Predicted 3D model of a 72-nucleotide RNA (transfer RNA) from Streptococcus chenjunshii. The sequence is in RNAcentral, with records from ENA and Rfam. The organism belongs to Streptococcus, within Bacteria. The gene name in the source record is trnR. Its Rfam family is "tRNA". Gene Ontology term of the family: triplet codon-amino acid adaptor activity. It is annotated as a transfer RNA.
[in-house]
RNA sequence: CCAUCUUUAGUGUAAUGGAUAUCACAUAAGAUUCCGGUUCUUAUAAUGGGGGUUCGAUUCCCUCAAGAUGGA
Numbered sequence: 001c002c003a004u005c006u007u008u009a010g011u012g013u014a015a016u017g018g019a020u021a022u023c024a025c026a027u028a029a030g031a032u033u034c035c036g037g038u039u040c041u042u043a044u045a046a047u048g049g050g051g052g053u054u055c056g057a058u059u060c061c062c063u064c065a066a067g068a069u070g071g072a
Stems, first nucleotide, its partner, number of pairs: 001071007010025003018055001027043005048064005
């Protein structure tokens, strides 16, 4: 320098262009308990930045950033 891939709650993940973005762990509150743990219930929290296509974008296109792989 060229090509390809990845980026989603604090962490790990799902989602064929279509409902309020899924689940688990974690965290907080409550129930249970003499207390704690376990268990149960509820809540909080996310699509890397910018632009485009579309009635509608996590998804498709471009660009930037970070990371990974391969080639020269």